[in-house]
RNA sequence: UCCUGAAAAGGGCAAACCCAUCGUAAGGUGGGGGCGCAAAGCCGCGGGCCCUUAGUCGGAGUAGGGGUAGCCGGGCUGCCAGG
Numbered sequence: 001u002c003c004u005g006a007a008a009a010g011g012g013c014a015a016a017c018c019c020a021u022c023g024u025a026a027g028g029u030g031g032g033g034g035c036g037c038a039a040a041g042c043c044g045c046g047g048g049c050c051c052u053u054a055g056u057c058g059g060a061g062u063a064g065g066g067g068u069a070g071c072c073g074g075g076c077u078g079c080c081a082g083g
Stems, first nucleotide, its partner, number of pairs: 002083004012037002017032006035070001041076003045073003048068007
C1' cells in the first nucleotide's frame, strides 16, 4: 500500500419514539433513548425519494430552490486483526 473480516481488544456512532428549539415544509440542532451500523466518519458529484415556488386549490408537465450521506452509486480519510 492492497485485499478480507469484526471472532478478539479498545472503542465509536445512534433508528423509532419523547422533550425543547429552528424551518412554510421536507427536515435540522440539543438532551433523553437504542433499531441497527466495519466506515451509520466526511463530501450533494450521479441517480432515487421527499418538501417547496412559479395568481389561489387540485392534476399533469416544465423550470427554480431546499432536504435526505442510516436509499443506492461514487470520491476522500480512518482503529484493530489476518493475509

Overview: The RNA shown here (c-di-GMP-I riboswitch aptamer) has 83 nucleotides and comes from Candidatus Acetothermia bacterium JdFR-47. The prediction has a mean pLDDT of 86. The sequence was found by an Rfam model in a public genome assembly.